[in-house]
Context: one part of a larger RNA
RNA sequence: AGCAUAUGGUGGAUGCCUAGGCACUAAGAGCCGAUGAAAGACGUGACAAGCUGCGAUAAGCUGUGGGGAGGAGCAAAUAUCCUUUGAUCCACAGAUUUCUGAAUGGGGAAACCCAGCUGAGUAAACCUCAGUUAUCAUAUAGCCAAUACAUAACUAUAUGAAGGGAACCCGGGGAACUGAAACAUCUAAGUACCCGGAGGAAAAGAAAGAAAAAUCGAUUUCCUGAGUAGCGGCGAGCGAAAGGGAAAGAGCCCAAACCAAAAUGCUUGCAUUUUGGGGUUAGGACUGCAAAAUUGAUUCAAUGAGGAUAGAAGAACGGUCUGGGAAGUCCGGCGAAAAAGCGUGAAAGCCGCGUAUUCGAAAUUCAAGUUGACAUAGCAGUAUCCAGAGUACCACGAGACACGAGAAACCUUGUGGGAAUAACGGGGGACCACCCCCGAAGGCUAAAUACUACUUAGUGACCAAUAGCGCAUAGUACUGUGAAGGAAAGGUGAAAAGGACCCCGGGAGGGGAGUGAAAGAGAACCUGAAACCAUAUGUUU
Numbered sequence: 001a002g003c004a005u006a007u008g009g010u011g012g013a014u015g016c017c018u019a020g021g022c023a024c025u026a027a028g029a030g031c032c033g034a035u036g037a038a039a040g041a042c043g044u045g046a047c048a049a050g051c052u053g054c055g056a057u058a059a060g061c062u063g064u065g066g067g068g069a070g071g072a073g074c075a076a077a078u079a080u081c082c083u084u085u086g087a088u089c090c091a092c093a094g095a096u097u098u099c100u101g102a103a104u105g106g107g108g109a110a111a112c113c114c115a116g117c118u119g120a121g122u123a124a125a126c127c128u129c130a131g132u133u134a135u136c137a138u139a140u141a142g143c144c145a146a147u148a149c150a151u152a153a154c155u156a157u158a159u160g161a162a163g164g165g166a167a168c169c170c171g172g173g174g175a176a177c178u179g180a181a182a183c184a185u186c187u188a189a190g191u192a193c194c195c196g197g198a199g200g201a202a203a204a205g206a207a208a209g210a211a212a213a214a215u216c217g218a219u220u221u222c223c224u225g226a227g228u229a230g231c232g233g234c235g236a237g238c239g240a241a242a243g244g245g246a247a248a249g250a251g252c253c254c255a256a257a258c259c260a261a262a263a264u265g266c267u268u269g270c271a272u273u274u275u276g277g278g279g280u281u282a283g284g285a286c287u288g289c290a291a292a293a294u295u296g297a298u299u300c301a302a303u304g305a306g307g308a309u310a311g312a313a314g315a316a317c318g319g320u321c322u323g324g325g326a327a328g329u330c331c332g333g334c335g336a337a338a339a340a341g342c343g344u345g346a347a348a349g350c351c352g353c354g355u356a357u358u359c360g361a362a363a364u365u366c367a368a369g370u371u372g373a374c375a376u377a378g379c380a381g382u383a384u385c386c387a388g389a390g391u392a393c394c395a396c397g398a399g400a401c402a403c404g405a406g407a408a409a410c411c412u413u414g415u416g417g418g419a420a421u422a423a424c425g426g427g428g429g430a431c432c433a434c435c436c437c438c439g440a441a442g443g444c445u446a447a448a449u450a451c452u453a454c455u456u457a458g459u460g461a462c463c464a465a466u467a468g469c470g471c472a473u474a475g476u477a478c479u480g481u482g483a484a485g486g487a488a489a490g491g492u493g494a495a496a497a498g499g500a501c502c503c504c505g506g507g508a509g510g511g512g513a514g515u516g517a518a519a520g521a522g523a524a525c526c527u528g529a530a531a532c533c534a535u536a537u538g539u540u541u
Stems, first nucleotide, its partner, number of pairs: 001540009015526001016491002020463002022460007029452002031164002039100003042055003046078001050074002061094006070082003105114003115133007135161008168199001169197005179186001183233001209216002220247005230238002251444003254388001258277009283386003286381004295375002299373005306366004311359003317332003321328001333350002341353003393417007403429001424439005478485002498525001501512004
């Protein structure tokens, strides 16, 4: 030095565990903000570095309920207090709520600096305190230039806006990698991303529709139709609709004609404007007749079943043995509308918390339904009047339609031209005829649908510490000028009973003693694999 065996060390795999995650289900909630948000800074405790809570009234103040013996958060120690005259704790409603931040009196290198006005403190000043002072939009009023009337501007008051938020939604912009086995039309894709806006959903929506049957009857979503019809360097690929079946179901209001009133204008009997009535496609106005049923998602008021936010009651067991410990063994019982689960020194229906079941609200809040108010109909006639204009439509250029200019309709519209008036107009995939369907150029509309930052209850042939979220907590430590990047790290024991005391040592550490079931559980603490290191013995050279 090698090999083997044994015993240790080191190391932290494995096993077991879970305080945390992941995915989903059912409900709720779906917004917060100038009454100052979200997010922060700084403070705040007897002692106080961090987290949590709170805000100069600062781990808190007040009221009303609940609750009933301990309490002063995580957090164990000491001190000092509070508490059956009901504390701590839980719920609801209030008060307070520094400074920054849309940040809004002005400024600013966020959490800082400096002001004006009014009021209070003072005899007064300084100073301190309280309130107020940004911008834009709209409305009203005042005042008022060039400029005569006026108007712009300016001033004041009132109301609103602003900023934030996970996804879902609508709109405005809008890639490339990639695929086509290269690449240019095409694809990826109207995706990613940027911007604007809204809501609890959004959008769409009551036919100038779909169709081809003398049919249907707003929209939306799902299944099907169907990878069909089609589109396509007819390549790669893209890809409907009608119809059928389901979910849900709801329809309405203006403009105009006409009537009335007021104001304005002036050619004083007309015009315009505003307001009210009327009316809305079974067209209406108008003329005549008739007269109050029905309906109300939407408006207002009252009432309000039943929920939400604290809680309450809640059955039934003892002994024996083993053991450190009984919930295990054995013996004998009991309850069950309760054998879900968790905990308790091991494995508990009957020990504890719970569970089944039942009950409960001073206060705040949601709310079906009901009642009332209010709103809302009809029949006949068809002479006249009305029925959304730079619109329809056309040309050129684009976009969007499953549809790439194609035979390319329909839809949207940048430029130019530019109708008709229901005896009219649009559509039925070039276009024309016939036939059929519908009424554009105004608006509103619940439900079925999408999503989950958030709350509650629950579930898992999901993970179990190199897994599961990046985090068993941390966006921390650390890195970067910055945008940004971004960890590692769990387990003594049933209980600290966390080893008094003695000895060695400067200490670290160890040996006794003691605790404990166990210390080969001693905090570098459950189990404790391997690599690696050492010691002992054997053996080989």
This is a predicted structure of a 541-nucleotide part of an RNA (large-subunit ribosomal RNA, domain I) from [Clostridium] fimetarium. The coordinates come from a structure-prediction model, not an experiment, and the mean pLDDT is 84.